A computed fold for a 74-nucleotide RNA from Candidatus Acidifodinimicrobium mancum, annotated as transfer RNA. Its Rfam family is "tRNA". The coordinates come from a structure-prediction model, not an experiment, and the mean pLDDT is 84. RNAcentral records the identical sequence in 2 taxa. The sequence is in RNAcentral, with records from ENA.

[in-house]
RNA sequence: GGGGCGGUAGUCUAGCUUGGUAUGAUACUGGUUUCGGGUGCCAGAGGUCGUGGGUUCAAAUCCCAUCCGCCCCA
Repeated sequence: GGGGCGGUAGUCUAGCUUGGUAUGAUACUGGUUUCGGGUGCCAGAGGUCGUGGGUUCAAAUCCCAUCCGCCCCA
């Protein structure tokens, strides 16, 4: 230098091929249960979907560029 895969809440992760409210677990907060703690149950908060631009009524998703990590080729 060329190519492939990956980047989504504190952590891990689904969703991308088919554009239409961003999913689950865990952690966190509150309630409930207990003499108390843990477990269980219920509820809540938490996301610039790596970054920038484009297409579109509408983009995590499609297109272009770019950053980071890993792998392959040279």